This is a predicted complex of two RNAs, RNase P RNA and transfer RNA, with 394 nucleotides together.
RNA sequence: GGCUGGUCGGGCGGUUGCGGCGUGAAAGCGUCGAGGAAAGUCCGCACUUCGUAGGGCAUGGUGCCGUGGAAAGCACGGGAUGGAGAGAUCUAUCGGAUCGGGUCACAGAAAAUAACCACCCUCUCGCGAGAGUAAGGGUGAAAAGGCGGUGUAAGAGACCACCAGCAUGUGCAGCAAUGUGCAUGGCUAGAUAACCCCCACCAGAAGCAAGGUCAAGCAGAGACGAUGAGCUGCCCGCUCCCUAAGUCUCAGGUAGACUGCAUAGAUAGAUAAUCGCCAAGGGGAUGAAAAUCCCUGAACAAGAUGCGGCUUAUAGACCAGUC
RNA sequence: GCGAGAUAGCUCAGGCGGUCAGAGCGUCGGAUUCAUAACCCGGAGGUCGAGAGUUCGAGUCUCUCUCUCGC
Numbered sequence: 001g002g003c004u005g006g007u008c009g010g011g012c013g014g015u016u017g018c019g020g021c022g023u024g025a026a027a028g029c030g031u032c033g034a035g036g037a038a039a040g041u042c043c044g045c046a047c048u049u050c051g052u053a054g055g056g057c058a059u060g061g062u063g064c065c066g067u068g069g070a071a072a073g074c075a076c077g078g079g080a081u082g083g084a085g086a087g088a089u090c091u092a093u094c095g096g097a098u099c100g101g102g103u104c105a106c107a108g109a110a111a112a113u114a115a116c117c118a119c120c121c122u123c124u125c126g127c128g129a130g131a132g133u134a135a136g137g138g139u140g141a142a143a144a145g146g147c148g149g150u151g152u153a154a155g156a157g158a159c160c161a162c163c164a165g166c167a168u169g170u171g172c173a174g175c176a177a178u179g180u181g182c183a184u185g186g187c188u189a190g191a192u193a194a195c196c197c198c199c200a201c202c203a204g205a206a207g208c209a210a211g212g213u214c215a216a217g218c219a220g221a222g223a224c225g226a227u228g229a230g231c232u233g234c235c236c237g238c239u240c241c242c243u244a245a246g247u248c249u250c251a252g253g254u255a256g257a258c259u260g261c262a263u264a265g266a267u268a269g270a271u272a273a274u275c276g277c278c279a280a281g282g283g284g285a286u287g288a289a290a291a292u293c294c295c296u297g298a299a300c301a302a303g304a305u306g307c308g309g310c311u312u313a314u315a316g317a318c319c320a321g322u323c
Numbered sequence: 324g325c326g327a328g329a330u331a332g333c334u335c336a337g338g339c340g341g342u343c344a345g346a347g348c349g350u351c352g353g354a355u356u357c358a359u360a361a362c363c364c365g366g367a368g369g370u371c372g373a374g375a376g377u378u379c380g381a382g383u384c385u386c387u388c389u390c391u392c393g394c
Stems, first nucleotide, its partner, number of pairs: 001323008010278007018033006035300001039311002042309005047207004059203005064078005079094006095198002100196002102192003116137002118133002121130003145163002148160003166185008211259004220250005228240004281296006324394006332348004341379001350366004372388005
């Protein structure tokens, strides 16, 4: 100097203030008062309402293995294939391409049942025509296993040895993913599933403006109803206008209030300002050094139903391991 | 607590990834006119909001961040 993991991201006191609660007649007093991310709202859950016999389709998500976890696009450990670094270490990817479909620009003969140059054979004086081959050249991001031999007209897994890969069976190690052997087989199967799709698993929808309780005013329903008109000149009674004003009751329910709501917590939202001392650290001066003095002492950012994660932002300091 | 969007100076296209980065207005130059405008011809102007990933290849697909708008 680097890498990995962890912790902190000031402490004490004075003064002036802020929010909740308790107490008090009041003044006041007591007590509690943001974060590692409170953030982004990217996942999951609790909680609530609606819907619902059960299941399926559609749509969306996840995808190697084990353990933990309420669950998760979560954590930890492990596996396979790659990449970076001298190293400590870091980092990318992860079911299926043999269900099927789609796409593969330009270049190139051809982008998936390949033949331009080329090689070889036959015919031909020759140009050329026909047939065979896929070793070599060229194009491209990607070209039909690699390499050596046998073989052949030239060649080719056509055949053989080795290597790589695949399938089947099987031994050993491991909980498993998987690793490592053995035998047999046909010799070969392009890429893409962060394109459709197939397989397995998981998701009902909406959200604290969810929802619950109480409940003005206006309108509504019911009961009573002085008075008015008529029978009738008066009283009682009855009838009418099917009821104006008023009184009472009722259901739903708006505004509003409370709750949901928390050992901070609501109301658009308090937790601050300043001074002194101390501390890690940094800078400067004097000095041979030890030391002394002075200055500084800082980041990202602040709840709004709660919780578990992820992601992003973060000056600086300390501890442990390691190169 | 949810849902959309960002492409030229402005307003917007861009299908299931490919030599496809476009249209209108504006701007610049030319032509026309006595001159200006309109009409006509031609040109310039873009890291497709930023950064990663998937892929041979990304404006387009996936993730993270920034900003804007709406409920």